[in-house]
Context: one part of a larger RNA
RNA sequence: CACCGCCCGUCAAGCCACGAAAGUGGGAUGCGCCCGAAGUCGCCGAGCCAACCGUAAGGAGGCAAGCGCCGAAGGUGAAUUCCGCGAUUGGGACUAAGUCGUAACAAGGUAGCCGUAGGGGAACCUGCGGCUGGAUCACCUCCUU
Numbered sequence: 001c002a003c004c005g006c007c008c009g010u011c012a013a014g015c016c017a018c019g020a021a022a023g024u025g026g027g028a029u030g031c032g033c034c035c036g037a038a039g040u041c042g043c044c045g046a047g048c049c050a051a052c053c054g055u056a057a058g059g060a061g062g063c064a065a066g067c068g069c070c071g072a073a074g075g076u077g078a079a080u081u082c083c084g085c086g087a088u089u090g091g092g093a094c095u096a097a098g099u100c101g102u103a104a105c106a107a108g109g110u111a112g113c114c115g116u117a118g119g120g121g122a123a124c125c126u127g128c129g130g131c132u133g134g135a136u137c138a139c140c141u142c143c144u145u
Stems, first nucleotide, its partner, number of pairs: 003108001005105001008101002011098001013095002016092001018090003023085007031077004039070001041068003047063003052059002111132009
C1' cells in the first nucleotide's frame, strides 16, 4: 500500500497443549484379617549329658524335643493418595491466499456500548433499564479574538 480500507463469528482443513470420560495398567502410605521363618523370652522337659556333690545309685545343673507370646517375608480385604493409557467428547491457541454471511469502525448505512431476558446457521436480532466514550440541526450559558 490510506474505504477497491479495516474487521467479526459459525463451518471446513492442519497442528499443538489442556479439560471431561466407561474403564484399564502401575507406584506409595497406613489399617484389619490369615499364615508365620530365624531368634530372644516364658512354660514344660517321661528323652539326653564328660566337668560340681556322691564309691555307686542318685542329686544339682544343663541340653534336645514339645507348647506359648512377640515376630520378617508372603497372602488377602477395603480405604486414601500419586502417575500413565483410554473409545468418545468439550472448548482453547496457532497456521499467506478455503466456505457462509457483514456484526463493529464514517450518522458503518437500524448510533454504539453496558446489564438483563428471550430468540437465531453465524457474526448477531428483539424487549426492558442505563451510559455518552454519539454525528447532524436548533437554542441557552460561559470563555477567547
Small-subunit ribosomal RNA, 3' minor domain from a Pirellulaceae bacterium, 145 nucleotides, folded computationally. Lineage of the source: Bacteria > Pseudomonadati > Planctomycetota > Planctomycetia > Pirellulaceae. The RNAcentral record of the full RNA draws on ENA.